[in-house]
Context: one part of a larger RNA
């Protein structure tokens, strides 16, 4: 000199555009953060129509707790843990999976039997629960049909480093489904089974921090069969059998530490660092567990332990902000319990719901870029101040005065683009544009012994201070404190802390 999620001190007009709990992964009041499908299903209201004297039958619109699909694994947090195939980069799957989505090929036949809801009865302070009857479904379930699926048996052939899994022939055996709108055409599901896209799982080579004051480590350990188990390889997990596997090219152990893309610096090799965007990985009060599901060992899902915390009628019960906001604490120190058009995503046929994802706004000079606090003339070089060798210098064209302008600012008056085709905008009466007033509403810090730009007069007297090094200060201190003055940077400027 450069930099930074800074922070302290002082000082402070605006405006873009980013950014903001780096510490206790500490504990949370409270409100919101995941819903939604009535064109799947019965059913309850409430409102309309029809016919009818009326009971009551039927239609149609609305609302919704429960059954039932889809989501809820995505979107958002944080970085505790992890030195790992954990990430990074390249490969390999002859060892796999894929809901929705696309594209193709065929199907979609026939029957059962329950149960929430409701309606009674009971327990319970409450969280909940228990019976008893009744009923739908695209919930359940037998049975049909059945392949180029699967499985068994038996051949046969390619490609390959390598064929149990890949292509094919014969013959047996197995497995499916749902219906819903619509007068109808049709569409919108279902079911199998090929293929793609997008996404994942596993496997491998090479690269990924300090300590040798860690030198040895290890029994599921290394391998082999052979079974289980997984979507799938595999000691992944059990038997049996060998004794093997790793290490100074650093095993084992110990500290620390998400990992990359990047980001600072640097001519550059290199050093340091991973905050905000983006890709992966782990986590979700500590620990363990598995259920549904394609997908999860599942932030706002369940079970079970453990602190903690509320609720209690003392028998029980309830909760998990590292989601947005907020609150306590901790700390040098980090915002509002705001709004909701777009955009994007779930459900839905679709209108539409619904998202604290996002997009805006509020707070802070935390940063960065921008503008501005006026500009011309104007010597009697006014007063005043400081200094003086007392002439005088200096502040200073500097102010006063004249003329000018109006970025800014305050007021009025208009007003968006984002909303591609009518309407529909949080932001916003904001951006912007036009008049009108009037210089009007705006300047500080820091420093002045050398380093290093900038001196001078008091006051104090090794005191009181000052300092980044060197070192100032013990009566003329250009280093200490005040005045005046000059230097530097300016909505900042200086100090403190870290990198290089």
């Nucleotide at each position: 000199g450069g930099a930074u999620g800074a922070a302290c001190g002082u000082u402070g007009g605006c405006g873009g555009c980013g950014u903001g709990c780096c510490u206790a992964a500490u504990a949370c009041a409270u409100g919101c953060a995941a819903g939604u499908c009535g064109a799947a299903c019965g059913a309850a209201g409430a409102c309309u129509g029809u016919a009818g004297u009326a009971a009551u039958a039927c239609u149609g619109u609305c609302u919704u707790a429960g059954u039932g699909g889809c989501g809820a694994a995505c979107g958002g947090g944080u970085g505790a843990g992890u030195a790992a195939c954990g990430c990074g980069u390249g490969g390999g799957u002859g060892a796999c999976c894929u809901g929705c989505c696309c594209c193709g090929a065929a199907g979609u036949g026939u029957g059962g039997g329950a149960u929430a809801a409701c309606a009674g009865u009971c327990c319970g302070a409450a969280a909940g629960g228990a019976u008893u009857g009744c009923u739908a479904a695209u919930a359940c379930u037998g049975c049909a049909u059945a392949a180029u699926a699967u499985c068994c048996a038996a051949g046969a052939g390619a490609u390959u480093a390598g064929a149990u899994g890949c292509u094919u022939u014969u013959g047996g055996a197995u497995u499916a489904a749902a219906g819903g709108a619509g007068u109808a055409a049709u569409u919108c599901g279902c079911u199998u089974c090929g293929g793609g896209a997008g996404g994942g799982g596993c496997c491998c080579g090479c690269g990924u921090c300090c300590c040798a004051u860690c030198a040895g480590c290890u029994a599921g350990u290394u391998g082999g069969u052979a079974a289980g188990g997984u979507a799938a390889u595999g000691g992944c997990u059990u038997a049996c059998c060998a004794a093997g596997g790793c290490g100074a090219u650093g095993a084992c152990g110990g500290g620390u530490a998400g990992g990359g893309g990047a980001c600072c610096u640097g001519a550059g090799a290199g050093g340091g660092u991973g905050g905000c965007c983006c890709c992966c990985c782990a986590c979700a009060a500590u620990g363990g567990a598995a259920c549904u599901g394609a997908a999860a060992c599942a932030c706002g899902g369940u079970c079970c332990a453990u602190a903690c915390a509320c609720c209690u009628a003392c028998g029980g019960g309830u909760g998990g902000c590292a989601g947005c906001a907020g609150u306590a604490g901790g700390g040098a120190a980090u915002a509002u319990u705001g709004g909701u058009a777009a955009u994007c995503u779930g459900g839905g046929a679709a209108a539409c719901c619904g998202g604290g994802a996002a997009c805006c706004a509020g707070c802070a000079a935390c940063g960065c870029c921008g503008c501005g606090u006026g500009c011309g003339c104007g010597a009697u070089g006014a007063a005043g101040g400081c200094c003086u060798u007392c002439g005088g210098g200096u502040u200073g064209u500097a102010a006063a005065g004249c003329g000018c302008u109006u970025u800014u600012u305050a007021a009025a008056g208009g007003g968006a683009u984002g909303a591609g085709g009518a309407a529909g905008g949080a932001c916003a009466g904001u951006a912007c544009c036009u008049u009108u007033a009037g210089a009007a509403u705006a300047a500080g810090c820091c420093u002045c012994g050398g380093c290093u730009a900038a001196c001078u007069a008091c006051g104090u007297g090794c005191c009181a201070g000052c300092a980044g090094c060197c070192g100032c200060a013990g009566u003329a201190a250009a280093a200490c404190g005040u005045a005046g003055g000059a230097g530097g940077c300016g909505a900042g400027c200086g100090u403190u802390a870290u990198c290089c």